[in-house]
Overview: Model confidence (mean pLDDT): 81 of 100. Large-subunit ribosomal RNA, domain I from a Chloroflexota bacterium, 578 nucleotides, folded computationally. Lineage of the source: Bacteria > Bacillati > Chloroflexota. RNAcentral holds the full RNA, with entries from ENA. Its Rfam family is "Bacterial large subunit ribosomal RNA".
Context: one part of a larger RNA
This record gives sequence, structure tokens and C1' cells, in this order.
RNA sequence: GGUCUACGGUGGAUGCCUUGGGGCCAAGGGCCGAAGAAGGGCGUGGCAAGGCUACGAUAAGCCUCGGUUUGCUGCCUAGCAAGCUCAGCCGGGGAUGCCCGAAUGGGGAAACCCUUCCUAGGUCAUACUAGGAAAUCCACAUAGGAUGGUAAGCGAGGGAACUGAAACAUCUCAGUACCUCGAGGAAAAGAAAUCAACCGAGAUUCCCCUAGUAGUGGUGAACGAACGGGGAAGAGCCCAAACCUGUGAGGCUUAGUGGACUGAGGUCCUAUGCCGCUCGGGUGUUGUAACACAUGCCUAUCCCGGCCUCAGAACGGGAAAAGAAGUUAAGAAAACUCUGAUCUAGCCAAACGAACCUGGAAAGGACGACCAAAGAGGGUGAUAGUCCCGUAGGCGAAAGGUUAGAGACUUCUGGUGUGAUGUUGAGUACGGCGGGACACGAGGAAUCCUGUCGGAAGCUGGGGGGACCACCCUCCAAGGCUAAAUACCCUUGGCCACCGAUAGUGAACCAGUACCGUGAGGGAAAGGUGAAAAGAACCCCGGAAGGGGAGUGAAAUAGUUCCUGAAACCGUAGACUU
Repeated sequence: GGUCUACGGUGGAUGCCUUGGGGCCAAGGGCCGAAGAAGGGCGUGGCAAGGCUACGAUAAGCCUCGGUUUGCUGCCUAGCAAGCUCAGCCGGGGAUGCCCGAAUGGGGAAACCCUUCCUAGGUCAUACUAGGAAAUCCACAUAGGAUGGUAAGCGAGGGAACUGAAACAUCUCAGUACCUCGAGGAAAAGAAAUCAACCGAGAUUCCCCUAGUAGUGGUGAACGAACGGGGAAGAGCCCAAACCUGUGAGGCUUAGUGGACUGAGGUCCUAUGCCGCUCGGGUGUUGUAACACAUGCCUAUCCCGGCCUCAGAACGGGAAAAGAAGUUAAGAAAACUCUGAUCUAGCCAAACGAACCUGGAAAGGACGACCAAAGAGGGUGAUAGUCCCGUAGGCGAAAGGUUAGAGACUUCUGGUGUGAUGUUGAGUACGGCGGGACACGAGGAAUCCUGUCGGAAGCUGGGGGGACCACCCUCCAAGGCUAAAUACCCUUGGCCACCGAUAGUGAACCAGUACCGUGAGGGAAAGGUGAAAAGAACCCCGGAAGGGGAGUGAAAUAGUUCCUGAAACCGUAGACUU
């Protein structure tokens, strides 16, 4: 030096555990902000230096209304002191709420500095204190609105490359990532100028099929429908225009043309007429066309009105009856009452034994019982239906929220025929050129969007049916609104052939922390004594650390560097060997 044996050190694998994560399901909820948010700074405790939590100069709290209970003065964190005890704790509502921050009186190197005016206190007067006003934009008679934040989801405006094609350019990745803007609890879409196929369907959205089909495609890589069927949900509406009528400013007209509801008679009018325009009200909203207007027919309770008289009429207004609809989703719209459900605290809740055995400990074993609409689960010194919390099953809200129904209230209400009289969304549809979207790469390329140049019809009209034409069918563009089914997140509950500390979130632990970086940004490690601290009084060695006794404990090789304690690595003792 090596090998082996025994015993240690170091180290922290493994096993066991779980406070934390991951996922799915169900129910409920979903925007906050100038009434100052999100996020922070600085403070606030009897002893309180630091961190967390809570709160804001009323500062681990104040008031009030409910619930609950004998304890309480949050955690790391024990102790002392002083108190409270209708306290405390939980929940609803309210008060207070420093400074910064959109930050908004001005400034500024955020949490700081400085100013003017008004009111009150204060002063002889200042100073000082308290309250208020003073940013920009929109709108404006007032009242008001916006700004900033926001994880994911959503719409819109822009928009890659790596990559794949075994290279690469069309293509793909992908309208993805990313940037910007915007809105909401969802967003978007949405009531056919849609499909279909000669049968028919009947807004949108989402899911399952159709189907990896038909197709597209350097016919490469790859991309990839629809019709139709089955489900979830279910809901339809309003304008523009024609026509009637009013307002305003303007123009025209001595014609009595025309007008004053209609007819006759009268009376009046230079605007009380006519024309176009502006802004309102009514009407009206469609494709077997619809509507307006004119004109017939049918139906229709009463009252009032119009310059006068007579007569008349669905011209206008009101009432009654009957019917219909509806409220904050559109369709017109607000407040209220009652009842129910539910969320935000909670409450009741059955049944075993000290005895025997093992053990430190009984929930284990043995014996004998009981409950069960409860034998889910967790805890308790090992494995408990009957010890504790719970569980099955029931009960519960002063206040605030959500929601359903009813009442009350509000709103609406002729039908039909005829008429080539009027209206029915124009720089639009469509075409050329250039792009883009459609599964569809210019292709035979329809359809949709539009930068540019042209540019209709107008109901005897127009679009579509995948070039195009005819026939046929179908729909009505060029205005607008619209809940639900859907996406995502949060809370609560439940579940898991999900993880179990190098796993599972980056984070089980004071983690987006320490640390790194000028910055954008990057980003850890780190769990376990024991049933209970019973955390080792006292003695000894030592300066201490540490150790030896003693003691606690079932165990101390469980002693806080603490469960188990592998290996590498380092020793001590012995054996053998060189």
C1' cells in the first nucleotide's frame, strides 16, 4: 500500500409523510377608476428593533345591523404588564381613509417642493391651522362625459422568420408569434339580394357526423370545404323613402288660380296660397312583392273638434268594452308592492364498554352490546360507524346582492278589392386594370372586399343558382338594433389507474424573494425532533465550542446541523497479504 471484517465520520440517496401544486366536473359570480383605481411609499402596537398580516393621524382599528360564544388583546414569538369580557370571532351596511400614482393648481430626480383665490379659526398684523376651488379634451342653457388599470377570452388595424418542402424561389410555417387600437362580462355574428334542386328548407352562434371525402396544390410538401343529417339554444325587430302634418329662414304670385276637411250657399286670405330647402311629429318596412295615395265594398258603441248654416264621411282627439303585448335584450318606457328561490355568517344532528391481552399510548386482539335516511372524510399517543370535528337528513338572514312569478302600471288594435299614380337605400350594383378573402396558388373561376379608371336599371325593376347563354327556381343589396346556446377567469363544492420535495406551479418554506443585469429582462436554493418540549434541572472537564454523568422520553445513534440515513469520500481496530 492492498483485500476483508467490525465500528464510526461525512453525505443526503431511498422509504414513509404532506401543509403545496396539476387536471376535470357542477353551481354561482365577472369589470375597477376624478365619489381618485390598479399598484405603491410612509406610518399605526403598553413593553414593538425587524419581517408578514391588518389598518390609516378615528391608524392590528371606529359605528351599526345580524350570527356565534367563554373566553380575548393577529403570525414569526415566548414572556411581562395592563386591561376587556353583550368582550372576542364571523358576515352585511356605514364612517375615517396621510403621501405618490391617470394624478388633474404649478413644478418635479414618484411618494417631494412651491403658489393664487374663497370660507372659518387664530393674530395688533403676518405667520399658522382646517375645509373648498384652480389640469386637458368632448359637450354645453344646465346637468354631464373621457383620461388610467385589466390575467385569460374577444373584435379590428398592421404583420414576420426559423421551420417543412430532406437544397430552394411559388408554396408551407401563418394571418401564427409579435406590435397597436377598442369594447365587454362575455366579445363577435345575426333575421336571406341565403341555400337547395324542380323536392324543399327558413337569422346567428356552438358541438357531433358528413370527411381527411369533394377539391386546391413547384398536382411537391402540404392545405382542406360545402350540401345534407343529428344535437345545444331559440326571438325577432327598427329606420330611410313615398304620403300627411308642424317649425324656421328664403323665393314666387292681384291670378281670386289656389286655400280655409268634403258638397251647396256665405265669409275670409298677398299669405291662411304656391315652390324648393332645414329640423321635428305621424305613417311605413315588403318579394306567393309590400307600402303610400286615389277609388269601391264590408264591419264599426258613444262624445268632442274644424270660419258660419245645412248635410256627410274610418279626418283628428277622447272615453267605454273586448282582445293582445310588455319593462329596463332590441322592439316606447320609469318607479313601486307582494310572494318565492338563491348567494354573502350560521344551527340541530343517532349509537360502547376504566376493568381481560399486547403496548409508552388502544382506535389493535378477545368478549359482550348499540346506531344507521348517518359504515363519506379528517383528527385523537398504532388501525375508531357509536371519543372529537363532521356525515345522512333537516333548519336559518336584520342588511346587501342575484333571480322568478304575480299585482299595479304602461302601450297597441279594422278588413278586403281595383289602379303601368307614387315609393322601396347611387358614384351604389356592375365592368377594366392591380391586389386581397373565400379549402379554391389566375385557373374554365363563379362569390365577397377594394386602390384606380369608367359606370347602370330603378318594379314591364334587380341579385343569385361556380365561366357564359336560354328556360326554370329562388331571393330583394347598396341603413340599423338584437338575448340564449359559445370562450376565458374567479369563488365554492366534488372527484382523480395526477405529482409527492431534482417531482408537482418558477414558488409546499416570508418567491417573482435572494441574487444577476445600465436596462428590457433573467431568476434560484431551501419541507419532516417527539404523542407531548417533557427542548436536558444539577454535577464534572473546558476560556468557549463541545463533551462526560444525571434527568426526560417507548426510543436521545429521536438532542433542535434533530424520521429513515444508501453510495462516492475519510477514518479507528483487527485479520491476511506485499